This is a predicted structure of a 73-nucleotide RNA (transfer RNA) from a Planctomycetota bacterium. It was read from a public genome assembly.
RNA sequence: GGGCGAUUGGCUCAGUUGGUAGAGCGCCUCGUUGACAUCGAGGAGGUCGUUGGUUCAAGUCCAAUAUCGCCCA
Numbered sequence: 001g002g003g004c005g006a007u008u009g010g011c012u013c014a015g016u017u018g019g020u021a022g023a024g025c026g027c028c029u030c031g032u033u034g035a036c037a038u039c040g041a042g043g044a045g046g047u048c049g050u051u052g053g054u055u056c057a058a059g060u061c062c063a064a065u066a067u068c069g070c071c072c073a
Base pairs, nucleotide, nucleotide: 001072002071003070004069005068006067007066010025011024012023013022019056027043028042029041030040031039049065050064051063052062053061
């Protein structure tokens, strides 16, 4: 230098043919306990790496770019 893959709540990951962003764990509150844990109920938390484009509508399609990983030279 070239090619491929990944990037989505604090963490690990889903997200179908483009049509209002979800789960588990964690966190907070309440119940249960003498207390803690477990368990049960409820809740908060996301501009989807960044910028631009296409579209009535983009996590999803296109372009550029950043970081990480793998391969080639």
Lineage of the source: Bacteria > Pseudomonadati > Planctomycetota. Its mean pLDDT, the model's own confidence on a scale to 100, is 81. Its Rfam family is "tRNA". The family's RNA type in Rfam is transfer RNA.